Molecule: c-di-GMP-I riboswitch aptamer
Organism: Ferrimonas aestuarii
RNA sequence: AGCAGACAAAGGCAAACUCAGCGAAAGCUGAGGACGCAAUAUCACCGGUCUAAAGAUCACCUUGUGAUCCAUGACAGCGGGAUUACCUCA
Numbered sequence: 001a002g003c004a005g006a007c008a009a010a011g012g013c014a015a016a017c018u019c020a021g022c023g024a025a026a027g028c029u030g031a032g033g034a035c036g037c038a039a040u041a042u043c044a045c046c047g048g049u050c051u052a053a054a055g056a057u058c059a060c061c062u063u064g065u066g067a068u069c070c071a072u073g074a075c076a077g078c079g080g081g082a083u084u085a086c087c088u089c090a
Base pairs, nucleotide, nucleotide: 004088005087012037013036017032018031019030020029021028022027035077041083042082043081045080046079047078048075049074050073055069056068057067058066059065060064
């Protein structure tokens, strides 16, 4: 240095939920709060999952409502991949 990750050490992040805000929604941001995480750091490149505003089609109690399709939206704490990083027992 690389691999690896312990009844090590110093630390770090923050699920659900609550409040406030943004958003059509999924979800995101801030504060509180900790289920967990050895990359739960960063990145939507691949797969997957979520939402369906706008758009399209159909139907109807007809100018409105409902249903279906669809990311250009979202999820990195779903998996893969890329990049970076603290410590060090075996």